RNAcentral holds the full RNA, with entries from SILVA. A computed fold for a 361-nucleotide part of an RNA from Achromatium sp. WMS2, annotated as large-subunit ribosomal RNA, domain IV. It matches the Rfam family "Bacterial large subunit ribosomal RNA".

Context: one part of a larger RNA
RNA sequence: UCGUAGUGAAGGAACUCGGCAAAAUGCCCCCGUAACUUUGGGAUAAGGGGGACCUGAGCUGUCGUGCACUUGUGUGGUGUUGUGGCGGUGAGGGGCGCAGAGACCAGGGGGAAACGACUGUUUAUCAAAAACACAGGUCCGUGCGAAGUCGUAAGACGAUGUAUACGGACUGACUCCUGCCCGGUGCUGGAAGGUUAAGAGGAGCGGUGAGGCACUGUUGGGUGUUGAAGCUGUGAAUUUAAGCCCCAGUAAACGGCGGUGGUAACUAUAACCAUCCUAAGGUAGCGAAAUUCCUUGUCGGGUAAGUUCCGACCUGCACGAAUGGAGUAACGAUUUCCCUACUGUCUCCACUACGAACUCG
Numbered sequence: 001u002c003g004u005a006g007u008g009a010a011g012g013a014a015c016u017c018g019g020c021a022a023a024a025u026g027c028c029c030c031c032g033u034a035a036c037u038u039u040g041g042g043a044u045a046a047g048g049g050g051g052a053c054c055u056g057a058g059c060u061g062u063c064g065u066g067c068a069c070u071u072g073u074g075u076g077g078u079g080u081u082g083u084g085g086c087g088g089u090g091a092g093g094g095g096c097g098c099a100g101a102g103a104c105c106a107g108g109g110g111g112a113a114a115c116g117a118c119u120g121u122u123u124a125u126c127a128a129a130a131a132c133a134c135a136g137g138u139c140c141g142u143g144c145g146a147a148g149u150c151g152u153a154a155g156a157c158g159a160u161g162u163a164u165a166c167g168g169a170c171u172g173a174c175u176c177c178u179g180c181c182c183g184g185u186g187c188u189g190g191a192a193g194g195u196u197a198a199g200a201g202g203a204g205c206g207g208u209g210a211g212g213c214a215c216u217g218u219u220g221g222g223u224g225u226u227g228a229a230g231c232u233g234u235g236a237a238u239u240u241a242a243g244c245c246c247c248a249g250u251a252a253a254c255g256g257c258g259g260u261g262g263u264a265a266c267u268a269u270a271a272c273c274a275u276c277c278u279a280a281g282g283u284a285g286c287g288a289a290a291u292u293c294c295u296u297g298u299c300g301g302g303u304a305a306g307u308u309c310c311g312a313c314c315u316g317c318a319c320g321a322a323u324g325g326a327g328u329a330a331c332g333a334u335u336u337c338c339c340u341a342c343u344g345u346c347u348c349c350a351c352u353a354c355g356a357a358c359u360c361g
Base pairs, nucleotide, nucleotide: 001356002355003354004353005352006351007350008349010347011346014345019342027051028050029049030048031047036041038173053094054093055092058089059088060087061086062085063084064083065082066080067079068078069077070076096100108340109339110338111337112336113335114334115332116331120132121131136171137170138169139168140167141166142165148157149156150155174327175326176325177324179257180256181255184254185253186250187249188248189247190246193245194244195243199239200238204234205233206232207231208230211226212225213224214223215222216221258276259275260274261273262272285319286316297313298312299311300310301309
């Protein structure tokens, strides 16, 4: 100096990002317990008192036994201040110690917010949470050889189930609610018209080509023109599906939910008016919020002093309604603030025990 334990005057969180760590609480019995609440809880709330040992009145349980009465006659039933055994509880009394849940073991508590209803699950090996799940809610699909999933298929799961079932998506107990927009993108339905593939169709235009005709001419040759059949290349009109265009519906589908100018008899503000744009212009509720940049916003509370916290205000840079909105008892090794108890966290360190390093021998 370090490690693991222990003790500490006075103060008691002044430490620190933060009471991290430590201390304190702790068991049983009795008394007593608030707000709030989904009436179950909250609750071991909080806050008090007692506790070992000896003796022990009273009360009480149980098992015998005596007596009396009774009878479905049986190891029966009822009563009993008769009597005995073994327990429980226990007023009071007594003595011992610093201390009686004597060691070990063994909740600190309260108030106010945020988030998530809850019990659960998770990053094996830096994250346990506000993330995931959840019961509940809604929508969509599926009529059974179901939809969906795996497989090339046979086949299998779904399910030896049958719409109170199964699959998918979102939300996430409960309470009060869930506004407006279908223009865009999806999805569903429609089928009049437009567009549209392969296929069918085959007008026409070519290629080849016997033969015919014309010209020429040096061994049955050459050149040009026309051209049947067959074969072959290309190919218009016409016909024709879904889809798309089109027409509707649909937002607990993906999503979206304005600007400017003026106006009231102090000022300020604008219920009101005008105007532009839009598919429609944010309703209820909440709001400097896990969301607020400016910002340590302003006011109030708490402190001597508060960038955090709580309650308000609303100027919402950039909340907002199942991408759910606002509340909410209970719950949480969650997050934030405050109070009490407690303490070596600190003022400010000291000492002790055991071990290690180090120094000396």

Model confidence (mean pLDDT): 86 of 100. Taxonomically the source falls in Achromatium (Bacteria, Pseudomonadota, Thiotrichales, Thiotrichaceae).